[in-house]
Molecule: glmS glucosamine-6-phosphate activated ribozyme aptamer
Organism: Cytobacillus citreus
RNA sequence: CAUGUAAUAUAAGCGCCAGGACUAAUCCGCGGACGACAAAUGGAUUAGUUGACGAGGUGGAGGUUUAUCGAAGAUUUCGGCGGAUGCCUCCCGGUUUCAAGCAAACCGAUAUCUCAUCUUUAAAACAUUAGGGUAACUUAAUCCACAAAGGGAUGGGAAUGCUAGUAG
Numbered sequence: 001c002a003u004g005u006a007a008u009a010u011a012a013g014c015g016c017c018a019g020g021a022c023u024a025a026u027c028c029g030c031g032g033a034c035g036a037c038a039a040a041u042g043g044a045u046u047a048g049u050u051g052a053c054g055a056g057g058u059g060g061a062g063g064u065u066u067a068u069c070g071a072a073g074a075u076u077u078c079g080g081c082g083g084a085u086g087c088c089u090c091c092c093g094g095u096u097u098c099a100a101g102c103a104a105a106c107c108g109a110u111a112u113c114u115c116a117u118c119u120u121u122a123a124a125a126c127a128u129u130a131g132g133g134u135a136a137c138u139u140a141a142u143c144c145a146c147a148a149a150g151g152g153a154u155g156g157g158a159a160u161g162c163u164a165g166u167a168g
Stems, first nucleotide, its partner, number of pairs: 014082004019078001020050010053070003059091006092108005100163004112158009127142006
């Protein structure tokens, strides 16, 4: 370095499930004019299913918790738990008309704000097809669209005070 085998890991709009909803099996009830069934319907147990669609987003530490943006839908994308790139404080770093120090403001190694234009593959959904499952449901492929915020490029506009006083 190559190959094989085994184990572990794989996530960050992400993971999970004690509630709810739904499915199956079993049992109990209800029901059926009586008996025994079936349908419908209520409950229990067990085993399952479902439970957020992408875009964007991380200097370090600590703190904090319903942490940005839109899409779909219109009975659950309900409800809850955990995490998290959000926010706050401090530190570090950058910019603010050379550089240094202090302060302030705004930012994060693509390191200020703003306006205009251009640009930046949305995905799920829907439809079709093929699998898995008794079922709820689920996996994959194909097709066709449709955002907002943010980012980038170009152009315009707007961007400090103080100290020291000139080493370059």